[in-house]
This record gives sequence, C1' cells and structure tokens, in this order.
RNA sequence: GAAGCUGGCUAGGCAGUCGCCGCUUUGCAGCAGCAAUGUUGUGAAGGGGAGGAAAGUCCGGGCUCCAUAGAGCAGGAUGCCGGUUAAUGGCCGGACGCCGUGAGGCGAUGGAAAGUGCCACAGAAAAUACACCGCCGAUGGCCGGACUUUGCCACCCGCAAGGGUGGCAAAGUCACCCAGAAAGAGCUGGUGCGAAAGCCCCGGCGAGUUUUGGGCAAGGAUCAGGUAAGGUUGAAAUGGCGAGGUAAGAGCUCACCGCGCUGGCGGCAACACCAGUGGCAGGGUAAACCCCAUCCGGAGCAAGACCAAAUAUGCUGGCUAUGACGUUGCUCGCGUCGUCAGCGGGUAGGUUGCUUGAGCGUCAGGUAACGAAACGCCUAGAGGAAUGACUGUCCACGACAGAACCCGGCUUAUCGGCCAGCUUCACCU
Repeated sequence: GAAGCUGGCUAGGCAGUCGCCGCUUUGCAGCAGCAAUGUUGUGAAGGGGAGGAAAGUCCGGGCUCCAUAGAGCAGGAUGCCGGUUAAUGGCCGGACGCCGUGAGGCGAUGGAAAGUGCCACAGAAAAUACACCGCCGAUGGCCGGACUUUGCCACCCGCAAGGGUGGCAAAGUCACCCAGAAAGAGCUGGUGCGAAAGCCCCGGCGAGUUUUGGGCAAGGAUCAGGUAAGGUUGAAAUGGCGAGGUAAGAGCUCACCGCGCUGGCGGCAACACCAGUGGCAGGGUAAACCCCAUCCGGAGCAAGACCAAAUAUGCUGGCUAUGACGUUGCUCGCGUCGUCAGCGGGUAGGUUGCUUGAGCGUCAGGUAACGAAACGCCUAGAGGAAUGACUGUCCACGACAGAACCCGGCUUAUCGGCCAGCUUCACCU
C1' cells in the first nucleotide's frame, strides 16, 4: 500500500417560520356539585414524540379468558455435549464433519447389529447378489510330426532265402517347445551440434539369422471348470494400499490404514489418544416409515373488564340425565343443567385494557453468552390513526422504509459514514 474476516456505533446535520399528538404546571369562561373536585372550551410556560429492521407473522414468552383441577392415548416439536435465560428450535463455549492459504464460515450433527421400505437410468450384478469384456485351464476331456538304423511282436506273400504293412521300444537327424546369448534390416524416444537436410552419443521395440543349454509331450487352442485381481457402467460394486502366494486370483497370508470388541489415560461431557484382540456384520438412505431421549392444554387485545342502549318472555327442527354441554381429537375423571342448528327481529355509544417494563445505564463475577447487590434514569401511546410544509446553509448528497398490548429472538430488504481487533499478499528498512 492492496485485498479480506469478525464485532460495534450511526441512519442526513444546523438555523428560522407556521402546523400536529400527548403529558405537567397555570390564567380565564361555561356546566355539575354544599364542598373537595370533575368536565367542556380557550390562552400561556416547560419537557417529550417511530426502526435497525417498526417488515415477515417464523419461534418463545408475559398478560387475559375457558377454569374447579387432573391422567392416559393419539398428535406435534426438538435431536452432538455443556452453559445461559422467564422461555425457545435462540445465544455463548466446546467436540466432530465439510469449505477456505488464513483470519474465519456452514452444518436437518441421536440410532442402519430391532424391523420394514427405497437406491431411477446405465450396468453382468444394487442382496436370497454375482459374470458382459477379460485372466487361468493345475485336474478331467480334444489336438499333438517326419526320416534313418537296430531290436521285438503281429499279419500277409514266398519252397526257401527274403520281402511288405502295422505297432511298441531305444538311439540319431530334422522339425517343434522353453530359457539365455551374439550380431541385427527396420521403427522410435531424449540430449548436443547444425540455417536446414542431417550427424554424434545414450536408450527402447524388433522380423529374420547364428549359437548354447534343457525338453520330446514339451506344447497348442479350448470344452467342462475356476476367478472377481484388471476393464466397462454408475453417486455408490462387496474395505484401501503394498508385498508374498497361486494355474490365474481372492484377507488366502503378512505389515500399515479403516472397522468391531475389550481395557487404560485425559476431559463434567460430546469426544480425542494409547494398547491388545478379531479377518471383519457388503454399502448408502431415517428433511423414508420406524426406534430412543427430552419437551408440549387451547384461544387470543377483534383477548378481556365496566357503563349505557335495545330486544319478538319470537318461530321451526335435533339431542335431552343410560343424556347434553364445557377452547385441538379420543377415553377416563371433574364441573354445570340444559344444549346445538336454521329463519326472523332489535341495539351496537363510551370508558378501560394502553404503557414502569422478565425495562435501561454503571458494575462484582465469568473465556463468553450472561450478570448478583447498590446507585442512577424514565425513553410515543394514536384511535380511519399524531412529527408535516416552507426557506437558507453544510456535506459523506441520504437507501430499505412508519409503532397500534408488550417483550426476547430468527429471517428478509438496505444508500452511505465511522471505530476496534484479526488474516493474507507485495515492497522498503
């Protein structure tokens, strides 16, 4: 200097004029009242008046009512461990997994050896697994030479001598097979030299030739059979990798890694490390059913409370004490004595709930989230819905956007400015 990560603050400022809402104090006038005082109207003074998300209505609560309680089943929610809180699925810390060079970020993170289901297409095969291309073919089956000499046997011809054919054995030659060596046409890789063509050097493949040793069924191609190591397919292929072994292979054997079990050590724990042991349940999927652990009444400020007003002691139908109703469903229990539906009629004005709160600030303690005691502070309550309009000026030129009972969170939208800590890269010293 650049690029990032995490956390926090702010959300146009200043001045002037007019306007809006509510509170406190107060003057005047009217009404009620014996008075205190209340209420209406109109003046004055003083203070206050939308957000970090007020949005979404996704969670958790406070509060109100059902209500005088409850239990079980069903159903729902959460899902690593610990802590925090009124509570949560939030937040903090940690473990594990994934991503990132890193600071950091994300996680629908219990159980697949209780059971059931699913894994499309492709592929031989996705579990009662299993052979498409391949490899082997040890074992059983198939093929597996020519010539010469000698010996033996059988048959035939011949009076005999002798001859012919076939088989077996031995020896030799040629061929054949296996392994090695020599030179080697040709092809090809690399370095160097060269303008290029090419050249030198080192290496690889290599037909045919020569030669040495062994073999004579070596060997050949396969059928039966063996195989899952190699290849194909796929997200995933029956633990991985290396060595040995094998006819070729395979945890078949061994070492290491992975997995299971047992034990030890560290930690509150999740879990991590170490040692031993076992050839080892083929994998995945539970935001599939399911199992396990923990938790869960419902409705909602249009909740409710009070005052006022009005009413047709209306009509029809169902159930009616072995019944009906009672704020998710069912059962038991408890309570009440009527209750439900339709048609029709009347009234619907005001007050309250309503802003002092699990509130905020400082702070012991705590890694942190949080936060005891003490002291201090008060920060909108409209009611068809209050903060708007104009002027001047400054600048960083202002986005997303307006409380409606309240609070703690999450998620989404978003123009800029400032602060703190941390990471990486480049350069200089």
Bacterial RNase P class A from Gallionellales bacterium 39-52-133, 429 nucleotides, folded computationally.
Its Rfam family is "Bacterial RNase P class A". Gene Ontology terms of the family: tRNA processing, ribonuclease P activity and dimeric ribonuclease P complex. Rfam's curators write: Ribonuclease P (RNase P) is a ubiquitous endoribonuclease, found in archaea, bacteria and eukarya as well as chloroplasts and mitochondria.
It was read from a public genome assembly, where an Rfam model found it.
The prediction has a mean pLDDT of 77.